The RNA shown here (nadA riboswitch) has 64 nucleotides and comes from Granulicella sp. L60.
[in-house]
């Protein structure tokens, strides 16, 4: 150093760091609609988003 599998370290267990995409959850507002109960739509804004992907990076095991 490169390969291939990993997350051991963590106040039960899960969860290694940054970041990027989808979707999901909450929040306060907008537009349409309307039978005034509601319904629809796209965007903002949050966060330990116990979905998923991707892209760097620490770190751990084996092999080169």
């Nucleotide at each position: 150093g490169g390969u291939u599998g990993c997350a051991a370290c963590a106040u039960c267990c899960c969860c290694g760091c940054g970041g990027a995409u989808u979707g999901g959850g909450u929040g306060a507002a907008g537009g349409c609609u309307c039978u005034u109960g509601g319904g629809c739509c796209g965007g903002c804004a949050c966060a330990g988003u116990g979905a998923a992907u991707c892209c760097g990076c620490u770190g751990c095991a084996a092999c080169c």

Model confidence (mean pLDDT): 79 of 100.
Its Rfam family is "nadA riboswitch". It is annotated as a small RNA. On this family, see Huang et al., RNA 2020: "Structure and ligand binding of the ADP-binding domain of the NAD(+) riboswitch".